The part of an RNA shown here (small-subunit ribosomal RNA, 3' major domain) has 483 nucleotides and comes from a metagenome. Its Rfam family is "Bacterial small subunit ribosomal RNA".
Context: one part of a larger RNA
RNA sequence: UGACGGGGGCUCACACAAGCGGUGGAGCAUGUUGCUUAAUUCGAGACAACGCGAAGAACCUUACCUGGUCUUGACAUGCAUGGAUUAACUUUUCGAAAGAUUAGCCACGCCCUUUGGGUGGAACAUGCACAGGUGCUGCAUGGCUGUCGUCAGCUCGUGCUGUGAAGUGUUGGGUUAAGUCCCUUAACGAGCGCAACCCCUAUCGCUAGUUACUAACGCGUUAUGGCGAGGACUCUAGCGAGACUGCCGGUGUCAAACCGGAGGAAGGCGGGGAUGACGUCAAGUCCUCAUGGCCCUUACGACCAGGGUUGCAAACGUGCUACAAUGGUACGGACAGAGCGACGCGAGGCCGCGAGGCGGAGCAAAUCGCAAAAACCGUGCCCCAGUUCGGAUAGCAGGCUGCAAUUCGCCUGCUUGAAGCCGGAAUCGCUAGUAAUCGGAGAUCAGCUACGCUCCGGUGAAUACGUUCCUGAGCCUUGUACA
Numbered sequence: 001u002g003a004c005g006g007g008g009g010c011u012c013a014c015a016c017a018a019g020c021g022g023u024g025g026a027g028c029a030u031g032u033u034g035c036u037u038a039a040u041u042c043g044a045g046a047c048a049a050c051g052c053g054a055a056g057a058a059c060c061u062u063a064c065c066u067g068g069u070c071u072u073g074a075c076a077u078g079c080a081u082g083g084a085u086u087a088a089c090u091u092u093u094c095g096a097a098a099g100a101u102u103a104g105c106c107a108c109g110c111c112c113u114u115u116g117g118g119u120g121g122a123a124c125a126u127g128c129a130c131a132g133g134u135g136c137u138g139c140a141u142g143g144c145u146g147u148c149g150u151c152a153g154c155u156c157g158u159g160c161u162g163u164g165a166a167g168u169g170u171u172g173g174g175u176u177a178a179g180u181c182c183c184u185u186a187a188c189g190a191g192c193g194c195a196a197c198c199c200c201u202a203u204c205g206c207u208a209g210u211u212a213c214u215a216a217c218g219c220g221u222u223a224u225g226g227c228g229a230g231g232a233c234u235c236u237a238g239c240g241a242g243a244c245u246g247c248c249g250g251u252g253u254c255a256a257a258c259c260g261g262a263g264g265a266a267g268g269c270g271g272g273g274a275u276g277a278c279g280u281c282a283a284g285u286c287c288u289c290a291u292g293g294c295c296c297u298u299a300c301g302a303c304c305a306g307g308g309u310u311g312c313a314a315a316c317g318u319g320c321u322a323c324a325a326u327g328g329u330a331c332g333g334a335c336a337g338a339g340c341g342a343c344g345c346g347a348g349g350c351c352g353c354g355a356g357g358c359g360g361a362g363c364a365a366a367u368c369g370c371a372a373a374a375a376c377c378g379u380g381c382c383c384c385a386g387u388u389c390g391g392a393u394a395g396c397a398g399g400c401u402g403c404a405a406u407u408c409g410c411c412u413g414c415u416u417g418a419a420g421c422c423g424g425a426a427u428c429g430c431u432a433g434u435a436a437u438c439g440g441a442g443a444u445c446a447g448c449u450a451c452g453c454u455c456c457g458g459u460g461a462a463u464a465c466g467u468u469c470c471u472g473a474g475c476c477u478u479g480u481a482c483a
Base pairs, nucleotide, nucleotide: 001483002482003480004479005478007477008476009475010474011473012472013471015467016466019430020429021428022427023426026321027320028319029318030317031316032315033314034312035311042053043052064307065306066305067304068303069302070301073130077129078128079127080126081125082124089104090103093100094099108120109119110118111117112116132296133295135294136293137292141290142289143285144284145283146281148279153192154191155190156189157188158187159168160167161166172183173182174181198273199272200271201270203241204240205239206238207237208236209235213230214229217228218227219226244267247261248260249259250258251257323423327382328381329380330379331378332377333376339370340369341368344363345362349358350357351356389420394415395414396413397412398411399410400409436459437458438457439456440455441454442453
């Protein structure tokens, strides 16, 4: 100087408390361990691995296994030699395919130019350099990432103090979300962080007015901004305004600031996002990529078919659906936002109980389509039961995608109708448009094991006395036989 303490002081955080909803029990989905296997490819391992890499494993992917094949190679560059056909296309035989094999067919540029000869590049063959490796080492590395933590810290120059390590500054008194600001002060300044500058959102104005909008006037319709028209309103999207403790009162060191109030759409950081200091964990990744070293080179490289990554006594994590009446079911009625669409979205119509099929209007989309929003509201039934709860499992019959759904896809109809009556010890999330609950969209994608992930809106709470305790963190201080 640090680190540590079942030392002390001050302070903070959904850390506890106060509340609301879960997990742990059930069924299923998914990841992991284990076991099994020819293979069940590999990585990730307290928090910070386990719906993680994977935002799409039937083939492909694919890295694994079995079998069949190739050896200058599936891919790149260069050199030497060869010959006029090779490649492509068509074709024979073998084959699961890859591939091996057989025959046919035709070249191109330049120079000399008489049939022809010479030469060159691409391509092919042979040979040589080399290619190739998701092989090993993340404890050789770059890059990227997680975490403490959006915590308020981490340092430097000069000066001063100390023999020195080092200290001071950065401590102290207040204050703040903040090393934020003020005051004090052997310190005076500065840098990286904090904040602000950026984006979205909440109010208003100006500009613009189509594909959006419709107040007034007119036309038309069973009806609808459908049409003329309008530039008011909503909205769209560009530019501005607005919030700064600016104003008033109080408290306070004539400070910083705090408390209350006015006005205001918004008030003291208005809400959200992006943004992650010096460093820690030899944290993670050699399977994104790059790369040192090592290793393989007729194989640890390459191609193909099939299988596997989906196996199932068991254990754990994360989720979905429930156990019902604040519910289930049938019919009727209403209201979003954000996205996506041409190898695409696909309306109305017709067929089918349905998944879906036929067909194809319109739309590169504020114009057309996906599209129905759902919870909600109204009315009827169910009457507390393993039920009109719950839907696992299973049988049959179908639909769709795709070369192909057996291993191994999703969806529909009929039948079947399991466990489950609110969950032990324990444990998680959340402080407001949040939790809870309800649906919508997108990426990936032929299809989909999505109940995942990332966004979007609808409905919309309860509680916080407080900081003794648990967990983590910051500053000061103290002890130490630790570094």